Transfer RNA from an Acidobacteriota bacterium, 86 nucleotides, folded computationally.
It matches the Rfam family "tRNA".
[in-house]
RNA sequence: GCCGGAGUGGCGGAAUUGGCAGACGCACCAGACUCAAAAUCUGGCGGGAUUUACUUCCCGUGGGGGUUCGACUCCCCCCUCCGGCA
Numbered sequence: 001g002c003c004g005g006a007g008u009g010g011c012g013g014a015a016u017u018g019g020c021a022g023a024c025g026c027a028c029c030a031g032a033c034u035c036a037a038a039a040u041c042u043g044g045c046g047g048g049a050u051u052u053a054c055u056u057c058c059c060g061u062g063g064g065g066g067u068u069c070g071a072c073u074c075c076c077c078c079c080u081c082c083g084g085c086a
Stems, first nucleotide, its partner, number of pairs: 001085007010026003019069001028044005046059004062078005
């Protein structure tokens, strides 16, 4: 240099004929249980705005653009990593 694959919450990892983004697990937080802890059970767990709160709305799939009513998914450029060829 050429070809192919991968990049999604703190971590792993789902979601592909384009149709609710974050299932499930781990970690973490709160509560229950306990003398206390572990284990177990229950709830929560991206960012911002709004609300006393509930709620509601917007943004968020490596970065930037495009196609589309609609994009993690399709197209273009770039970045990083992995494999192959030279």